[in-house]
Overview: Transfer RNA from Desulfuromonas soudanensis, 72 nucleotides, folded computationally. Rfam family: tRNA. Rfam classes the family as a transfer RNA. Gene Ontology term of the family: triplet codon-amino acid adaptor activity.
RNA sequence: AGGCACGUAGCUCAGUGGGAGAGCACUACCCUGACACGGUAGGGGUCCCCGGUUCGAUCCCGGGCGUGCCUA
Numbered sequence: 001a002g003g004c005a006c007g008u009a010g011c012u013c014a015g016u017g018g019g020a021g022a023g024c025a026c027u028a029c030c031c032u033g034a035c036a037c038g039g040u041a042g043g044g045g046u047c048c049c050c051g052g053u054u055c056g057a058u059c060c061c062g063g064g065c066g067u068g069c070c071u072a
Stems, first nucleotide, its partner, number of pairs: 001071007010024004018055001026042005048064005
């Protein structure tokens, strides 16, 4: 320098046009003498940024930024 993949909750990830979700973690309560386990409920997101397409974008297109891998 070129190519490919990825960027969504604190972490690991799903979701690929119309409701933003799961597991773990966190908070409160129940349980216990207490802790852990378990149960119930709950909080937490400008979906990396800018622009475009569309009635409508996390999702499609272009550019940028970041991370990883490959080639030289």
The coordinates come from a structure-prediction model, not an experiment, and the mean pLDDT is 84.